Description
Transfer RNA from a Pseudomonadota bacterium, 63 nucleotides, folded computationally. The coordinates come from a structure-prediction model, not an experiment, and the mean pLDDT is 83. The source organism's lineage runs through Bacteria, Pseudomonadati and Pseudomonadota. The RNAcentral record of the sequence draws on ENA. It matches the Rfam family "tRNA".
RNA sequence: GUAGCUCAAUGGUAGAGCAUCAGAUUUGGGAUCUGAGGGUUGCUGGUUCGAGUCCAGCCAUAA
Numbered sequence: 001g002u003a004g005c006u007c008a009a010u011g012g013u014a015g016a017g018c019a020u021c022a023g024a025u026u027u028g029g030g031a032u033c034u035g036a037g038g039g040u041u042g043c044u045g046g047u048u049c050g051a052g053u054c055c056a057g058c059c060a061u062a063a
């Protein structure tokens, strides 16, 4: 090492911004507003009632 990108998330239902799509607005586009879609949280195990979070091994990247 988490959504296409940049990043959040006290062990208790995984979110935001940008991007994408749809609608409103416009003669059209942009901007703006509203909404929607999009995640096996790198892989395999362990601990725990419960793991993105704790532990072990492995893989990838950077210093």
Base pairs, nucleotide, nucleotide: 001059004018005017006016007015012049020036021035022034023033024032042058043057044056045055046054